Model confidence (mean pLDDT): 83 of 100. A computed fold for a 112-nucleotide RNA from Brevibacillus parabrevis, annotated as SAM riboswitch aptamer (S box leader).

[in-house]
RNA sequence: UCUUUAUCUAGAGAGGUGGAGGGACUGGCCCGAUGAAGCCCGGCAACCGUCAUGCAGUUUGUGACAAGGUGCCAAUUCCUGCAGGACGAAAAAUCGUUCUGGGAGAUAAGGA
Numbered sequence: 001u002c003u004u005u006a007u008c009u010a011g012a013g014a015g016g017u018g019g020a021g022g023g024a025c026u027g028g029c030c031c032g033a034u035g036a037a038g039c040c041c042g043g044c045a046a047c048c049g050u051c052a053u054g055c056a057g058u059u060u061g062u063g064a065c066a067a068g069g070u071g072c073c074a075a076u077u078c079c080u081g082c083a084g085g086a087c088g089a090a091a092a093a094u095c096g097u098u099c100u101g102g103g104a105g106a107u108a109a110g111g112a
Stems, first nucleotide, its partner, number of pairs: 001112008013041001015040003021031003025081001027079002042073003047069002049065006077104001082101008
């Protein structure tokens, strides 16, 4: 870097440091000197993990734990980007609302 599978409307600090940026990208809309990112501490969760247990029979269910490997801690993955349905507005182009699917992205575990 590519790829497979799973998940993405829950949860998480009025701490220290640091100083202007941040929310992937587009267009929006937001957050930020009543202090951004980053780092430390703290916390959340439970994908991998550990233990127990059921079914079954080699894969999977359930429960507990959180010492280890990650992850995460504004807003639904903040909304949106492509296609279609429904409804509404308009003479039409088109626009708005909503739903479904997809794309993109994120994280974990496996493979190349």

It matches the Rfam family "SAM riboswitch aptamer (S box leader)". About the family: The SAM riboswitch is found upstream of a number of genes which code for proteins involved in methionine or cysteine biosynthesis in Gram-positive bacteria. Its family is annotated with regulation of gene expression in the Gene Ontology. The RNAcentral record of the sequence draws on Ribocentre. The model forms 97% of the base pairs in the Rfam consensus.